The prediction has a mean pLDDT of 81. A computed fold for an 83-nucleotide RNA from a Ktedonobacteraceae bacterium, annotated as transfer RNA. It matches the Rfam family "tRNA". By type it is a transfer RNA. The RNAcentral record of the sequence draws on ENA. The source organism's lineage runs through Bacteria, Bacillati, Ktedonobacteria, Ktedonobacterales and Ktedonobacteraceae.
[in-house]
């Protein structure tokens, strides 16, 4: 220096361009126990707010769509091939 592949909540993973976070795991509360465990129900991204609810969030900035986690372009970081 050429090229492929990735990047998403605390965690592991999904997700045709059309409610981002499906499922799972930790967590909390709760039901069941004499009591625990195991089962079972419910919730579980940040911020703001008593609450209702607003905002905001796909590595980082553009760009193209009505619309972007997804398509394009640039840098960043990580594997991996080749010189």
């Nucleotide at each position: 220096g050429g090229g492929g592949c990735g990047a998403u909540g605390g965690u592991g993973g999904a997700a045709c361009g059309g409610u981002a976070g499906a499922c799972a795991c930790u967590g909390g509360a709760g039901a069941c126990u004499u009591a625990a465990a195991a089962u079972c129900u419910c919730c579980u991204g940040g911020c703001c707010g008593a609450a209702a609810g607003g905002c905001c969030g796909u590595g980082a900035g553009g760009g193209u769509u009505c619309g972007a986690g997804u398509c394009c372009c640039u840098c960043u970081c990580g594997c991996c091939c080749c010189a």